[in-house]
Context: one part of a larger RNA
Parts: sequence; structure tokens; C1' cells
RNA sequence: CUGGGCGUAAAGGGCGCGCAGGCGGCCAUCCUAGUCAGGCGUGAAAGCCCCGGGCUUAACCUGGGAAUUGCGUUUGAUACUUGGUGGCUGGAGUUCGGGAGAGGAUGGUGGAAUUCCCAGUGUAGAGGUGAAAUUCGUAGAUAUUGGGAAGAACACCGGUGGCGAAGGCGGCCAUCUGGACCGACACUGACGCUGAGGCGCGAAAGCGUGGGGAGCAAACAGGAUUAGAUACCCUGGUAGUCCACGCCGUAAACGAUGUGUGCUAGACGUUGGGGGGCCUAGCCUGCCGGUGUCGCAGCUAACGCGUUAAGCACACCGCCUGGGGAGUACGGCCGCAAGGUUAAAACUC
Repeated sequence: CUGGGCGUAAAGGGCGCGCAGGCGGCCAUCCUAGUCAGGCGUGAAAGCCCCGGGCUUAACCUGGGAAUUGCGUUUGAUACUUGGUGGCUGGAGUUCGGGAGAGGAUGGUGGAAUUCCCAGUGUAGAGGUGAAAUUCGUAGAUAUUGGGAAGAACACCGGUGGCGAAGGCGGCCAUCUGGACCGACACUGACGCUGAGGCGCGAAAGCGUGGGGAGCAAACAGGAUUAGAUACCCUGGUAGUCCACGCCGUAAACGAUGUGUGCUAGACGUUGGGGGGCCUAGCCUGCCGGUGUCGCAGCUAACGCGUUAAGCACACCGCCUGGGGAGUACGGCCGCAAGGUUAAAACUC
């Protein structure tokens, strides 16, 4: 000496469940496998190192020692780790009582708006733009009134509000269903954490089959603009957007911050639930769980982070190792395809 890192420089897996593996609370006791100490055996010679000797010296040769950090065996030690046995309740879980929530699934239902259809009134414009035109309209549009149909989305409430592992979730009602939180005794007794592979979930777009199609709208057509305009603007408009089932498996899947646990000043909001006090429509105070803003110490290259850490530590996983070539080629696996995933090298700076 026995790497350093991952918010923004390269680097946290999109998210979860979990086999193997790694790691694992408190007490007693036993064994002694790891661990530690001693003995014995072995660890060839040469070489290296130390002390000598021989060639006039050196290289070279030669004697002795040390070393050979190891392995085997044996004796002992028992704090720690493993293992056995017994026990404990603080970790974890169960039970009971509560309240909160766009958590998920299915079925139903409501109003506003939009478009279309029918009818009435009514006339010559409407629409659109920077200005226009394409477009619609005397076969009666636009506007307005009444009636009807359809599909999609749910104004206000609405909130650095809530829920969910993430993706994500928002009218209302019912049914089925997951999780978290608070309070309370009681119960189980380490049952835990992480998690390579694996399995599942996973926005949008896209794909397959069948439906649906109001509005919007890639592609496409036309009108403008322009030197041109395969755009921005306008008029149209098909896939798609919606539903069912099955694929795809990606994203600035972001907090660009893996999960779990413990510890380390505070202040002010907000949300869910308990407790205590009081002049109890309410106010004050303290506790637990979330979610925000600021901030001490500390950290950081700085920005900033700061009990929701990027602080101080531990456990486990994933990942990085100059730029380009390249997340590409080849091969494998997956996919109907689109493509995804795993993943180089030559060469070059």
C1' cells in the first nucleotide's frame, strides 16, 4: 500500500414480489468449525538476504545461518462469528376498535359543452387571418328557438391537497377488493433486511382481431406566407385517440437522488389520526404518520443538500471507468411486425 465513485461531470436497474446467496436483536449454556496462542512434522537443492572463506580484486566459486509469510498434526484459549439447546421482547407480524383517501375492478347514472339530424323565426352573408384565400351559404347558411341522436371528457370544488411500489389515479352512485395510518390491551417469539437469476406490473405511441367514431388530429389535399416553404398560419381530413381481448416493454419511466435500519439543532405551513388543558361556534398545548418551505452542524468542485440528507454509519443489490465509432455490428434470447434486450472491435481524436 492492499481503488475511487454514481442529484447536475461517466454511473441508481422504470417499479414491485421473491428462490438461491450475502447480512442479521437481547440473555444463558454447550461444542470449538472460523479465530487466537504454543509444540511437533514438513516446507529439496540452487537462487534472494545476513555473517564468513577461496581465486592479486570483482564477477565467479564455496561454508554456515536466516528466510521459506504455507500445509498437516497436536495441546490449549472461548471474547467475537458459525452451529446445538433453552429463554426474552425492543425488530417483524397477528388480533380488536376507529377514521382518511382521484388506490384497483365491474355495473349503472347525471349535467354542461361540441358536432350532426328534424322543425320554427329570419336574411345575405358566415367563417377565418397580420392581411387574405381555400371553405360554407339564396337548393336559405351564420344567428336564434324547440325537439332528437351520438361519442368523448368530467368546469367549479381543486389545494407545493390526497392515494398508489412505480407507471399512474379526478362528475355521481352501488357492488367486489388491495394497501397505509391512528388508538388499545392481548398474542406469536427474530418469524427480519437485501436480493444475482426468475416471475409479475409497467405512460404514450405502435401492432393483431372485432366494435365504436362527436371533438381533436400524424399522413394527405387545398389556401396563404416566402427567393423557395415538403414548415410555422388557415380550410378540410384518414389512421389514431374510445371499448373488449391479445401483443409490444420503451420514456427527460426524473427527486435525473436503489432498498432497509439506527443516529445527528431548530422554525414555520399543510394533511390523516389520537391525547391533555381552557373563558370549549373555538383556542392553546403535546404525540404518531405523510407532505412542503427555510435553516444549525456536517457534507459538496460549486450549485446546493440539510431528521423526506446529498450529514454520520451499517447490510445487500444495480451501475461507471476519456470522446467518437455505438447503445451500433455480429451472435443469442424475445416479438406478428415495428423493434426490444444482451453487447463488442477495427479505426480515429

This is a predicted structure of a 349-nucleotide part of an RNA (small-subunit ribosomal RNA, central domain) from an uncultured Alphaproteobacteria bacterium.